[in-house]
Molecule: transfer RNA
Organism: Pogonomyrmex barbatus
RNA sequence: GCCUCGAUAGUCGAAAGGAUAAAAUACCUGCCUAGUAAGCAGGAGAUUCAGGUUCGAUUCCUGAUUGAGGUG
Numbered sequence: 001g002c003c004u005c006g007a008u009a010g011u012c013g014a015a016a017g018g019a020u021a022a023a024a025u026a027c028c029u030g031c032c033u034a035g036u037a038a039g040c041a042g043g044a045g046a047u048u049c050a051g052g053u054u055c056g057a058u059u060c061c062u063g064a065u066u067g068a069g070g071u072g
Base pairs, nucleotide, nucleotide: 001071002070003069004068005067006066007065010025011024018055027043028042029041030040031039048064049063050062051061052060
């Protein structure tokens, strides 16, 4: 240099054109406890960036950034 794959809550990780974007864990509040942990109930929090296609994009297309692997 070229090819392939990835990027979504703090972390891990679903969603495959129809959304209010799942779940776990962590975090916050309350209950419980002598207290802490555990447990129970509730809460807040995310689509790497810029364009394009579409009535509608996490999803499809192009480019960029970044990570992993392969190859001369």